[in-house]
Molecule: transfer RNA
Organism: Micromonospora krabiensis
RNA sequence: GGGGGCGUGGCGCAGGUGGUAGCGCGCUGCUUUCGCAUUGCAGAGGUCAGGGGUUCGACUCCCCUCGUCUCCA
Repeated sequence: GGGGGCGUGGCGCAGGUGGUAGCGCGCUGCUUUCGCAUUGCAGAGGUCAGGGGUUCGACUCCCCUCGUCUCCA
C1' cells in the first nucleotide's frame, strides 16, 4: 500500500424484509431481613465511531474518514 471483519448504555452482546433501540450483568430507589446476601417491583443511563448521500423515513442501503482485528504484499 491492497482485501476482508468489527465499532450499538459502565461491561458483554442482539437488532429479520428500512418503520418508536433491546437483552443479560452492573448501577439507583423501594420491597424483603434484627442486619447483610437473596427474591420481587420500579427507574436512570444511548449524538447506534464521525461526516455526507439515497429515501416520506436509515443502527440497517451507498460513499468518504477514524479506530481496532485479521489476511496479502